[in-house]
Context: one part of a larger RNA
RNA sequence: GAACGAACGCUGGCGGCGCGUUUUAAGCAUGCAAGUCGAACGGUAUACAUAGCUUGCUAUGUAGAGAGUGGCGAACGGGUGAGUAACACGUAGGUAAUCUGCCUCUGGAUGGGGGAUAGUCCACGGAAACGUGGCGUAAUACCGCAUGAUCUCUAUUUUUGUAAUGAUUAUAGAGGAAAGGUGCAAUUGUACCGUCUAGAGAUGAGCCUGCGGUCCAUUAGCUAGUUGGCAGGGUAAUGGCCUACCAAGGCGACGAUGGAUAGCCGGCCUGAGAGGGUGAACGGCCACACUGGGACUGAGACACGGCCCAGACUCCUACGGGAGGCAGCAGCUAAGAAUCUUCCGCAAUGGGCGAAAGCCUGACGGAGCGACGCCGCGUGGACGAGGAAGGCCGAAAGGUUGUAAAGUCCUUUUCUUAGGGAAGAAUAAAGCGAAGAGUGGAAUGCUUCGCUGAUGACAUUAACUGAGGAAUAAGCCCCGGCCAAUUACGUGCCAGCAGCCGCGGUAAUACGUAUGGGGCGAGCGUUGUUC
Numbered sequence: 001g002a003a004c005g006a007a008c009g010c011u012g013g014c015g016g017c018g019c020g021u022u023u024u025a026a027g028c029a030u031g032c033a034a035g036u037c038g039a040a041c042g043g044u045a046u047a048c049a050u051a052g053c054u055u056g057c058u059a060u061g062u063a064g065a066g067a068g069u070g071g072c073g074a075a076c077g078g079g080u081g082a083g084u085a086a087c088a089c090g091u092a093g094g095u096a097a098u099c100u101g102c103c104u105c106u107g108g109a110u111g112g113g114g115g116a117u118a119g120u121c122c123a124c125g126g127a128a129a130c131g132u133g134g135c136g137u138a139a140u141a142c143c144g145c146a147u148g149a150u151c152u153c154u155a156u157u158u159u160u161g162u163a164a165u166g167a168u169u170a171u172a173g174a175g176g177a178a179a180g181g182u183g184c185a186a187u188u189g190u191a192c193c194g195u196c197u198a199g200a201g202a203u204g205a206g207c208c209u210g211c212g213g214u215c216c217a218u219u220a221g222c223u224a225g226u227u228g229g230c231a232g233g234g235u236a237a238u239g240g241c242c243u244a245c246c247a248a249g250g251c252g253a254c255g256a257u258g259g260a261u262a263g264c265c266g267g268c269c270u271g272a273g274a275g276g277g278u279g280a281a282c283g284g285c286c287a288c289a290c291u292g293g294g295a296c297u298g299a300g301a302c303a304c305g306g307c308c309c310a311g312a313c314u315c316c317u318a319c320g321g322g323a324g325g326c327a328g329c330a331g332c333u334a335a336g337a338a339u340c341u342u343c344c345g346c347a348a349u350g351g352g353c354g355a356a357a358g359c360c361u362g363a364c365g366g367a368g369c370g371a372c373g374c375c376g377c378g379u380g381g382a383c384g385a386g387g388a389a390g391g392c393c394g395a396a397a398g399g400u401u402g403u404a405a406a407g408u409c410c411u412u413u414u415c416u417u418a419g420g421g422a423a424g425a426a427u428a429a430a431g432c433g434a435a436g437a438g439u440g441g442a443a444u445g446c447u448u449c450g451c452u453g454a455u456g457a458c459a460u461u462a463a464c465u466g467a468g469g470a471a472u473a474a475g476c477c478c479c480g481g482c483c484a485a486u487u488a489c490g491u492g493c494c495a496g497c498a499g500c501c502g503c504g505g506u507a508a509u510a511c512g513u514a515u516g517g518g519g520c521g522a523g524c525g526u527u528g529u530u531c
Base pairs, nucleotide, nucleotide: 001531002530003529004528006527007526008525009524010523013377014376015375016374017373018372019370020369021335026333027332028331030330031329032328035072036071037070040069041068046063047062048061049060050059051058052057053056079288080287081286089212090211091210092209093208094207095206098205099204103201104200105199106198107197108196109195110194111145113143114142121134122133123132124131125130151175152174153173154172155171156170159167160166180193181192182191183190184189214260215259216258221251222250223249226248227247228246229245231243232242233241263285264284265283266282267278268277269276270275290311291310292309293308294307313324314323315322316321341367343366344365345364349363350361351360352359353358380410381409382408383407390401391400392399393398415468416467417466418465419464424458430452431451432450433449434448435447436446475520476519477518478517479516480501481500482499487514488513489512490511496503497502
């Protein structure tokens, strides 16, 4: 000199864009943060209408909350950096050792049956959480049967290729599927969405390998599933991943083992560069979700707002037993030098579900608070000397503050007030019109194009216009040298200053105050850290 997620002191007008618990991975009151589908299913409180009448019930129709079965999602999105020195990350490869829901393309199929169960109703237990028994019911829930390929397995076989375990042809045997819903027609059907199966793609993931990036030798030896083989198990998949047996290996001064520290990277800061430091915000990967362990479901988890067990802690209890997990968004307590609102909205972008309308979304879009940072603007402009008054210096003359003020003329950025007022909104459903493809007896439907067609949290928005009036707006540090800028008084090695040298003991340009001056300016200094 530059920089900062900064803090502290004094001061503080506005706007734009960013950033905001670096400490205790400490503990948490309250609310919200993951639902959705009635076009999968049985059913229904309630309301309205109509009818019947026994006048408070029954039947039918329409609308239809909540709950339940079932599907998809909940493995994404959001948070944090405790652990981890490791194939965790970065980079370059391998997978002839693998999986992949939804999505896209292509081929084929969707036949015929069965038994339950929740909800509901009845009865019962419990303080609660919740649970037990009975009657009985539905499905795209569950289970058989049939059929079935270029699928899988076994055996034989053909062609081809590699470093290698691969790919491929044919034959035989064995094995394994499925579910319906809505619309349109109305005697068969048909369209769309689903379901099953096979292949290909895309996307995502698993595993393996070369190389790379911390400190300590005042850590020198480490290792028994340890190192390798064979056989088996297990996995989507290779492998001591696991088990039995056999062998005795494997790693290490090119630093094993042990200890300390640490999430890694793109980047960021500094520097002419080489390098040094760093890993806040934003983006990628990893790990974690009160602590430790475990599996279940599923395409995907060993799962932040799922389950089970153990532990610590907190809460409820009728003492028998139960409930909980903010390192999601706000917010509270504690800690600390120190870090925000228990806000608005799904209008936009994105995500989940749904045929759609739509619902959900503390992701996100916004607003609020904080000079925490960067950038921009303003606090007025011109004229104005009897160089006014006052202050300070000086014995005085005078000098200085200083065109500074006053005064005159002007402007209105900003401010106050009033007014109208963009863009962010693309289209969706639906309607109309046109064209096309193929099927069908036809209709609905499908594809493409055009037109019409609702929706704004921000928001009393931005920007603009009118009116008013210099009106609403300047401080902080320094003045001995380094280092730009001095005099007076007070103090008297005292009080104090200080980054270094040093200053102060009676004439202090170095302490304190004042005048004047210098620097920066809505900031200025100090402290801390890095180069």
Predicted 3D model of a 531-nucleotide part of an RNA (small-subunit ribosomal RNA, 5' domain) from a metagenome. The RNAcentral record of the full RNA draws on SILVA. Its Rfam family is "Bacterial small subunit ribosomal RNA". Rfam links the family to the GO terms ribosome and structural constituent of ribosome. Its mean pLDDT, the model's own confidence on a scale to 100, is 85.